[in-house]
RNA sequence: AGCCCCGUAGUCUAGUGGUCCAGGAUGGCGGCCUUUGGAGCCGUAGACAGCGGUUCGAAUCCGCUCGGGGCUA
Numbered sequence: 001a002g003c004c005c006c007g008u009a010g011u012c013u014a015g016u017g018g019u020c021c022a023g024g025a026u027g028g029c030g031g032c033c034u035u036u037g038g039a040g041c042c043g044u045a046g047a048c049a050g051c052g053g054u055u056c057g058a059a060u061c062c063g064c065u066c067g068g069g070g071c072u073a
Stems, first nucleotide, its partner, number of pairs: 001072007010026004018056001028044005049065005
C1' cells in the first nucleotide's frame, strides 16, 4: 500500500428495509418478600462507531472516515 471480516446498553447478544416501541441475558437502581443476606417476583434507567448518500421509509443497502482483527506484498 491493496484486499477481507467486524463495530448495537457496563458486558454478552438478537434483529439484514416498514410489521415492534431496537428485543433478550447479565449487571445497575427502586420496591415486594425474608429476622438478615441470598434466591424469587415486580418496576425502572441504559445502546445501533461517526459523517454523507439511496429510498416514501435505513441498525439493516452504498461511499468515505475512525477503531479492532486477519491475509498478501
About this RNA:
A computed fold for a 73-nucleotide RNA from a Candidatus Aenigmatarchaeota archaeon, annotated as transfer RNA. Rfam family: tRNA. The family's RNA type in Rfam is transfer RNA. The same sequence occurs in records of 2 taxa. The coordinates come from a structure-prediction model, not an experiment, and the mean pLDDT is 80.